[in-house]
RNA sequence: UUGAGAAAAGCAAAUUUGGCGAAAGCCGGAGACGCAAAGCCGCGGAUCCUAGUCUCCCCCGUGGUGUCAAGCCGCGCAGGAUGCAAGACAGCCGGGCUGCCA
Numbered sequence: 001u002u003g004a005g006a007a008a009a010g011c012a013a014a015u016u017u018g019g020c021g022a023a024a025g026c027c028g029g030a031g032a033c034g035c036a037a038a039g040c041c042g043c044g045g046a047u048c049c050u051a052g053u054c055u056c057c058c059c060c061g062u063g064g065u066g067u068c069a070a071g072c073c074g075c076g077c078a079g080g081a082u083g084c085a086a087g088a089c090a091g092c093c094g095g096g097c098u099g100c101c102a
Base pairs, nucleotide, nucleotide: 002102003101010035011034015030016029017028018027019026020025033091039097040096041095043094044093045092047088048087052084053083055081056080057079060076061075062074063073064072065071
């Protein structure tokens, strides 16, 4: 550096169950789809979540304004959107480190 159809090993998807978390997701048991790094890190990118926060939109209520109409302004409030911050992932890609056999 390359990779098996070997040998000895290893890990463990979906699902399920107990727990943690706001959530994404994580940990333990069962379970094996698969994996030549499906070992470790979390540096770059991608993706995911929203309990927190800014701004905006909007339903409803309320006060004011107005020709008391349309509308406009303020407050409260359910919902939603883009961000920020925080988190997740890494069996999404790249990167770094280490490693069995040949």
c-di-GMP-I riboswitch aptamer from a marine sediment metagenome, 102 nucleotides, folded computationally. Model confidence (mean pLDDT): 82 of 100. Of the family's consensus pairs, 95% are formed in the model.